Source information: Predicted 3D model of a 76-nucleotide RNA (transfer RNA) from a Symbiobacteriaceae bacterium. Lineage of the source: Bacteria > Bacillota > Clostridia > Eubacteriales > Symbiobacteriaceae. The sequence is in RNAcentral, with records from ENA and MGnify. The prediction has a mean pLDDT of 81. Rfam family: tRNA. Rfam's curators write: Transfer RNA (tRNA) molecules are approximately 80 nucleotides in length. By type it is a transfer RNA.

[in-house]
């Protein structure tokens, strides 16, 4: 410098036919227990990497960026 994957909730990931944003783990509350824990029950928690665009409507499609991996090239 080229190419390819990838960025979604505190964590590891799902999600894509363009229309409702999720799981598990973790945390909070109750319940159960002598206590803890296990279990159950319920909630809380997201700028779907950024920033334009196309569209009635964009995690999802096109553009450019940033940031990780990975492979390749070039330098001595």
């Nucleotide at each position: 410098g080229c190419g390819c994957a990838g960025u979604u909730a505190g964590c590891u990931c799902a999600g894509c036919u363009g229309g409702g944003a999720g799981a598990g783990c973790a945390c909070a509350u109750g319940a159960u227990u002598g206590a803890c824990g296990u279990u159950c029950a319920u909630g809380a928690g997201g700028u779907c990497a950024c920033a334009g665009g196309u569209u009635c409507g964009a995690u999802c499609c096109c553009u450019g960026u940033a940031c990780u991996g990975c492979g390749c090239a070039c330098c001595a």